[in-house]
Context: one part of a larger RNA
RNA sequence: CUGGGCGUAAAGCGCGCGUAGGCGGUCUAAUAAGUGGGAUGUGAAAGCCCUGGGCUUAACCUGGGAACUGCAUUUCAAACUGUUAGACUAGAGUGUAGUAGAGGAAGGUGGAAUUUCCUGUGGAGCGGUGGAAUGCGUAGAUAUAGGAAGGAACACCAGUGGCGAAGGCGACCUUCUGGACUAACACUGACGCUGAGGUGCGAAAGCGUGGGGAGCAAACAGCGAUUAGAUACCCUGGUAGUCCACGCCGUAAACGAUGAGAACUAGCCGUCGGGUCCUUCGGGACUAGGUGGCGCAGCUAACGCGAUAAGUUCUCCGCCUGGGGAGUACGGCCGCAAGGUUAAAACUC
Numbered sequence: 001c002u003g004g005g006c007g008u009a010a011a012g013c014g015c016g017c018g019u020a021g022g023c024g025g026u027c028u029a030a031u032a033a034g035u036g037g038g039a040u041g042u043g044a045a046a047g048c049c050c051u052g053g054g055c056u057u058a059a060c061c062u063g064g065g066a067a068c069u070g071c072a073u074u075u076c077a078a079a080c081u082g083u084u085a086g087a088c089u090a091g092a093g094u095g096u097a098g099u100a101g102a103g104g105a106a107g108g109u110g111g112a113a114u115u116u117c118c119u120g121u122g123g124a125g126c127g128g129u130g131g132a133a134u135g136c137g138u139a140g141a142u143a144u145a146g147g148a149a150g151g152a153a154c155a156c157c158a159g160u161g162g163c164g165a166a167g168g169c170g171a172c173c174u175u176c177u178g179g180a181c182u183a184a185c186a187c188u189g190a191c192g193c194u195g196a197g198g199u200g201c202g203a204a205a206g207c208g209u210g211g212g213g214a215g216c217a218a219a220c221a222g223c224g225a226u227u228a229g230a231u232a233c234c235c236u237g238g239u240a241g242u243c244c245a246c247g248c249c250g251u252a253a254a255c256g257a258u259g260a261g262a263a264c265u266a267g268c269c270g271u272c273g274g275g276u277c278c279u280u281c282g283g284g285a286c287u288a289g290g291u292g293g294c295g296c297a298g299c300u301a302a303c304g305c306g307a308u309a310a311g312u313u314c315u316c317c318g319c320c321u322g323g324g325g326a327g328u329a330c331g332g333c334c335g336c337a338a339g340g341u342u343a344a345a346a347c348u349c
């Protein structure tokens, strides 16, 4: 390279937007670039292949044919692809009226709890563990009642419930704002899909500057325990951090370990938000959109998947090619750093 693959064996970029490119609905007409047929020219000779001849045969030499799958010119065809022109509405989108939602950002408000402080009651323990001790406490702790401060998180509702592209999002109110779904019509008329580069978002930890600091808690401490030892697990403390603003970092088992879009292919049972119809108002039937459980065919090495496919197909992108060395070295790019990204080889089994 041709292939074969990518849920768990190696392999789906963490997720969007989007440039180039690739691919692209229905009908009509034209064209003839791709496409198919014919003709002409060329495609040196030798060689290979087929078939004759000559050396006693063979190698070798020699005649003829075929082939040279190609290129150029010309002519014909017009189904398909392309191009041009025109038209359409089933893809896509816009408008109208509604619906649900922890979707996002900013500002404000609230109650429960923990901690600390103040005051009262009270008087010997509290705390902690497998059991203890360190620790706190007659300078009045723990407990209990009232008050104050401050920070962080929002019990119940809560649900294989909802929303979001992913990361993720959960008290309440206000403002601003993105998307989805439903119904019936009207409109635009292929405006679409994917997406190398690019660009944006991106948990936690970490970094910079400035705040904040209740609880929790890496590091650290105790010479508290355990133990043969215990640089741990357990306990008592405790700083970064966790929180806020702005700016970086750009990684995760960023997982459904399953790229995006489209079409087709038995059923049954839940659930969420709509709509239509029926109703004995308990509910039921149908419908398109989500989210779950089983399951036929089919697929799979098996496990399992099974209209939310891992089934049957199409388009586009990414990625894999024995284990280790190694997601490392070197170089490039990015970063304040930590490091990230791109990414080998020797050697070895």
Base pairs, nucleotide, nucleotide: 003321004320005319006318007303008302012317014201015200016199017198021194022193023192025088026087027086028085029084030083031082033081034080035077036076037075038074039073040072041071042070049065050064051063052062053061054060091191092188093187094186095185096183097182098181099180103177104176105175106174107173108172109171110154115149116148117147118146119145120144121143125136126135162169163168206248207247208246209245210244211243215242216241220237221236222235224234259316260315261314262313263312264311267294268293269292270291271290272289274287275286276285277284278283298305299304322349323348324347331342332341333340334339
About this RNA: This is a predicted structure of a 349-nucleotide part of an RNA (small-subunit ribosomal RNA, central domain) from a Gammaproteobacteria bacterium. Taxonomically the source falls in Gammaproteobacteria (Bacteria, Pseudomonadati, Pseudomonadota). The prediction has a mean pLDDT of 87.